The RNA shown here (small-subunit ribosomal RNA) has 1364 nucleotides and comes from an uncultured prokaryote. Rfam family: Bacterial small subunit ribosomal RNA. The RNAcentral record of the sequence draws on ENA.
[in-house]
RNA sequence: CCCUUAGAGUUUGAUCCUGGCUCAGAUUGAACGCUGGCGGUAUGCUUAACACAUGCAAGUCGAACGGUAACAGAGGAAGCUUGCUUCUUGCUGACGAGUGGCGGACGGGUGAGUAACGCGUAGGAAUCUGCCUCAUGGCGGGGGAUAACGCACCGAAAGGUGCGCUAAUACCGCAUAAGCCCUACGGGGGAAAGCGGGGGACCUUCGGGCCUCGCACCAUGAGAGGAGCCUGCGUUAGAUUAGCUAGUUGGUAGGGUAAAGGCCUACCAAGGCGACGAUCUAUAGCUGGUUUGAGAGGAUGAUCAGCCACACUGGGACUGAGACACGGCCCAGACUCCUACGGGAGGCAGCAGUGGGGAAUAUUGGACAAUGGGCGCAAGCCUGAUGCAGCAAUACCGCGUGUGUGAAGAAGGCCUGAGGGUUGUAAAGCACUUUCAAUAGUGAGGAAAUGCUCUUGGUUAAUAACCGUGGGUCUUGACGUUAACAAUACAAGAAGCACCGGCUAACUCCGUGCCAGCAGCCGCGGUAAUACGGAGGGUGCAAGCGUUAAUCGGAAUUACUGGGCGUAAAGCGUACGUAGGCGGUUUGUUCAGUCAGAUGUGAAAGCCCCGGGCUCAACCUGGGAAUUGCGUUCCAAACUGACAAACUAGAGUAUGGUAGAGGAAGGUAGAAUUCCCUGUGUAGCGGUGAAAUGCGUAGAUAUAGGGAGGAAUACCAGUGGCGAAGGCGGCCUUCUGGACCAAUACUGACGCUGAGGUGCGAAAGCGUGGGGAGCAAACAGGAUUAGAUACCCUGGUAGUCCACGCCGUAAACGAUGUCAACUAGCCGUUGGGCCCCUUGAGGGUUUGUGGCGCAGCUAACGCGAUAAGUUGACCGCCUGGGGAGUACGGCCGCAAGGCUAAAACUCAAAUGAAUUGACGGGGGCCCGCACAAGCGGUGGAGCAUGUUGUUUAAUUCGAUGCAACGCGAAGAACCUUACCAUCCCUUGACAUCCUAGGAACUUGGUAGAGAUACCUUGGUGCCUUCGGGAACCUAGUGACAGGUGCUGCAUGGCUGUCGUCAGCUCGUGUCGUGAGAUGUUGGGUUAAGUCCCGUAACGAGCGCAACCCUUAUCCUUAUUUGCCAGCGAGUAGGCCGAGGACUCUAGUGAGACUGCCUUCGUAAGGAGGAGGAAGGUGAGGACGACGUCAAGUCAUCAUGGCCCUUACGGCUAGGGCAACACACGUGCUACAAUGGCCAGGACAGUGAGAAGCGAUACCGCGAGGUGGAGCAAAUCUAUAAACCCCCUCGUAGUCCGGAUAGGAGUCUGCAACUCGACUCCUUGAAGUCGGAAUCGCUAGUAAUCGCGAUCAGCUAUGCUACGG
Repeated sequence: CCCUUAGAGUUUGAUCCUGGCUCAGAUUGAACGCUGGCGGUAUGCUUAACACAUGCAAGUCGAACGGUAACAGAGGAAGCUUGCUUCUUGCUGACGAGUGGCGGACGGGUGAGUAACGCGUAGGAAUCUGCCUCAUGGCGGGGGAUAACGCACCGAAAGGUGCGCUAAUACCGCAUAAGCCCUACGGGGGAAAGCGGGGGACCUUCGGGCCUCGCACCAUGAGAGGAGCCUGCGUUAGAUUAGCUAGUUGGUAGGGUAAAGGCCUACCAAGGCGACGAUCUAUAGCUGGUUUGAGAGGAUGAUCAGCCACACUGGGACUGAGACACGGCCCAGACUCCUACGGGAGGCAGCAGUGGGGAAUAUUGGACAAUGGGCGCAAGCCUGAUGCAGCAAUACCGCGUGUGUGAAGAAGGCCUGAGGGUUGUAAAGCACUUUCAAUAGUGAGGAAAUGCUCUUGGUUAAUAACCGUGGGUCUUGACGUUAACAAUACAAGAAGCACCGGCUAACUCCGUGCCAGCAGCCGCGGUAAUACGGAGGGUGCAAGCGUUAAUCGGAAUUACUGGGCGUAAAGCGUACGUAGGCGGUUUGUUCAGUCAGAUGUGAAAGCCCCGGGCUCAACCUGGGAAUUGCGUUCCAAACUGACAAACUAGAGUAUGGUAGAGGAAGGUAGAAUUCCCUGUGUAGCGGUGAAAUGCGUAGAUAUAGGGAGGAAUACCAGUGGCGAAGGCGGCCUUCUGGACCAAUACUGACGCUGAGGUGCGAAAGCGUGGGGAGCAAACAGGAUUAGAUACCCUGGUAGUCCACGCCGUAAACGAUGUCAACUAGCCGUUGGGCCCCUUGAGGGUUUGUGGCGCAGCUAACGCGAUAAGUUGACCGCCUGGGGAGUACGGCCGCAAGGCUAAAACUCAAAUGAAUUGACGGGGGCCCGCACAAGCGGUGGAGCAUGUUGUUUAAUUCGAUGCAACGCGAAGAACCUUACCAUCCCUUGACAUCCUAGGAACUUGGUAGAGAUACCUUGGUGCCUUCGGGAACCUAGUGACAGGUGCUGCAUGGCUGUCGUCAGCUCGUGUCGUGAGAUGUUGGGUUAAGUCCCGUAACGAGCGCAACCCUUAUCCUUAUUUGCCAGCGAGUAGGCCGAGGACUCUAGUGAGACUGCCUUCGUAAGGAGGAGGAAGGUGAGGACGACGUCAAGUCAUCAUGGCCCUUACGGCUAGGGCAACACACGUGCUACAAUGGCCAGGACAGUGAGAAGCGAUACCGCGAGGUGGAGCAAAUCUAUAAACCCCCUCGUAGUCCGGAUAGGAGUCUGCAACUCGACUCCUUGAAGUCGGAAUCGCUAGUAAUCGCGAUCAGCUAUGCUACGG
């Protein structure tokens, strides 16, 4: 310079924290599922370092050698089928085996071992080095063997033995020694090899010598590259591994090595390592790098590169420059193979390949053309190194699967609100293009060399040979049917996978019905599933897409960067103190740390930047940067360190005082409890909620006196004092620790913290010996209780007390480590100094100890100079909940137990603080027929009615705590009716549409239980513009009708309930991180969140109240059907005339507001009073806030979805809803004298009335009948009863009570059998006031009495309204 930092879901009713779990990202040598066109570039046994069939992977040199087994050529010989065969000659090309040289120590594989100088990095000195380069010198002269080979022999084989011949660059001496090695400095030791090419003179034994060149050889020095050794630093986890070590550590001498060294040996010394982690155990090749990350870090160490280690397992050496040697040797072991059983052979962790293991990883391929390696003078040979090809979507990169147009918005699919929408310009159709693949062609680059030849330079006596430069020429390609290019033809051959509840982009239908299944977390599925399965549609990625596994990230959940510990996990119980860490002021020196520069190194590859090459990219390639590190050198000197010298502010010492339950030991005092003795005294005491056990007539309790013994110290006494903490309490004495204050003097950093370590350490407990009054675990008894191993009571042993010794833990708490500094105030209190002629509840100072509180901090609560604030130093501790402070191991303990301290497994939470509700046998205030005080009932009886249960063909359905049960039902004989069995109908009993025919309708008869069927009689309608139309009936067709079938947990509407309780909220503001709070709380008052006052709140809404209706009083208007005071008439009934005064009726008004007075109170308001018909909302009704109960109702009605369609629809007649062992609810009637019966007499208000109410009269004992006046109603119709009065009954199962039953009737109705009501005669049951329990009611109320509505009749004793 560049690049760069993201969060979300899940604990809760909601909130904020803490805290874990999970997700979104990137990556991989991956695997699995579905799918699959092409190319390029990479990659491919992560598991059994398990075992391996077969082939190949290290040879080469004839220019070192003797040679000639095979092949070819040439020469010779023989045979004859005269162009073939055989034999022969190393003569030539070559060459098996052998001798010899070089190479098999490289290349290739694997990661078992190794926690190590193994690796990384930076250095070092006591070393070696074949081939290669440079330099100097040399290469003279001899010798003896041996393999091959031949002969003989042994063995199954592998292989071996004996004898004989032979060569060398094989082997051994001699000579020489510049330099080399050893040395006592005199000296001594020690080398070699030749082969090939060419050649003018000269020589020759004709081989050659000689010269020259090349290659080799010997010695030495130097270099390069390579190898060995040593050192600093770095390099996993475990302390539930704390001590390890005898060649161990060092020295001397010797040996050994290429080389230093206990590397080895002998002797001597007793060292060496370790809390900065030795030893031991487990795991692991290390690095460059890779991956992730903003970075710091974390994880990892495939491919490529460097190093190391290993080569069936273990050990050993040989050869060599180099090995203790992957394709060498020896020994041992395991395994496999061969065997004639005597004995032998082998080592894929080389390349392929096989078996096995495994979720899983490729061809028994071509070539040495290129690059590289070995040998060789070279040609060349060898090379599973390498370069290529094959297999695999294993990864990365690139390309394609068409492009344009095309609305009738086709068909089909899906959805639908039935109109349409969507798939969708998508398809078809039309026009165009041909990448890739296909077919058949053309065709680069990878090739440079070597060889041959020409030129020229070097060398040489040389124009020869050899070496080098340059030119020409002949060739060399595995891949390869290469890449690439052009041509041909056809849209032709080429799209899938996952997901669609939230996180997280993307929605509907059907199926299923807590099943089948899904799921990363939360979680979905129990009949309307966007979460399961399918479909349509959509979203994302794309030749791939998902899943699984793994790593990093998010995770600041290990916090160096970058966290915490009062209550969430976390301060050791407390102090002293070792190591360690940190450390006051001044000056000087030094330069270890620190800072800056230079330099060396930090391999290459990789990452990053800038370029280049494949059409791009991946990939390849050039350069740069970077590599934060280490070494060397040098500048600076502030800070830290070290050294030296000083200082006094930290710390300490001395002097004088002060307070104190500080500690240890000894002594002593009084009160009280208990026990003992004696006296007095008599029947109880004691104890509890109440009792009992217990004690007591053998004299208790009580009381008086005396005595014994143990333990503890009332009052003082106090958020008072002292101590490190635990803890410490009568008084006196002795010994002793610490603190504080004041003023001076002295020492001179002596300090702080503190891993290990050590001391102290409540109570309980343990050991030994004492003591033992009271109290009191255990235990016993009595109570309580369902039980009561408890709470209560009576007893009572350890223990509590003392001495000595253990234990070592507590909610050992301020749940707050120690030390130091700084940072507003106010009010108490302990101890000590100081100041004032303001002497005080004074001022100021210091040490402790408390309460508030600013800033600040905190998740909040809270803390707040005694910090949880702001900082510094050091220590301890924490990392989700449970398992667990547990197991195992170790240490300690007499034991009890303590300290240290896991894991498996399991959950998605666990936790903290605060908020709002709810709850409490919590508190305060208040209200309600909630209790109490009363009245009357229910529960017992009989009956009625509803319900459960049971029964049944059916006993239709619903309602089920309050808030179901005389409820839906204000009327079940048929109907109703929904139920059951039977007979029938199928476009239907009902609605709309279409076609055809016909008036509709109706009389009678037959069959049938009827529905219905058949026959029969009468009848031709209404409107009309004359075309027809409207209504009705029958038949047919299909759309459809129909369903009291299911779901009230899919719904609307309506209703119940809390509750006519006084509450429920909102806007703005304020407070709080937030949920929320405030308002609405508080003080009063009210029936009331009613009102007043106060107030960070100010206002507002729904509720309360009022407005509405009825009722109580009055005025006014009206006056008939109501009324009759006064007037008139009258047989006497307001009957008539007349009247409106009164009552009533029904319209309009008035009236009541704490308005007035007294009093209390700030006020609101309260109490009392007056007046008034009514007094403090006068009484009653309607009216029901936000909401709760998935409350009730799909059977009033409406309605989504599902279901039935000759039936789950419709019609008919009969039955059932009325059953009956029982149980419950609600009622009626009673049990009687406040009563029953008989007789007489009086007074209402609602409401109803024409297929109706029905009067007078007559008949019947009566229900009722006959009859019909009046009335469509203030006119007519209906005896109100309790009540009053007279008589009787006399406490009985009755003159009570009326069930049940027999008989006879009446009425309604088509019809009273199942199954109506009523009347009369007779019958005359239970029942004598009701157990536990339980209900209603506060004024026109309870109690009691009757009257209406529904209805043909009635089950009504119900219900509701009405009055007495």